[in-house]
Molecule: transfer RNA
Organism: Baffinella frigidus
C1' cells in the first nucleotide's frame, strides 16, 4: 500500500443469521442472611440505550455507509 474479521455493563461472554415486549447471563462491585470472625454459601440491588456519526425504516444492538480503534494475511 492491498484486503479481511472484530468493537454489546469493570471484565468474559449471549443476543445479529430472519429488524419489534423492559438487551440476558457469568465473575466483579453494594446491601442483607448465614458464621464468634473471615471465607464459603443464599438472596436482592444498582451497573449498557451496544465505539462514534450518518442513512434506509412505522421501527436499527441487528441493514447500508463513512471516521476511529484493534487483531490477522499479503505485499
Nucleotide at each position: 500500500g492491498a484486503g479481511a474479521a472484530c468493537a454489546u455493563a469493570g471484565c468474559u461472554u449471549a443476543u445479529u443469521c430472519u429488524g419489534g415486549c423492559u438487551a440476558a447471563a457469568g465473575c466483579a462491585u453494594u446491601a442483607g442472611c448465614c458464621u464468634g470472625u473471615c471465607a464459603c454459601g443464599c438472596u436482592a440491588a444498582a451497573g449498557a440505550u451496544a465505539a462514534c456519526g450518518g442513512g434506509u425504516u412505522c421501527g436499527a444492538u441487528u441493514c447500508c455507509c463513512g471516521u476511529u480503534g484493534u487483531u490477522c494475511u499479503c505485499g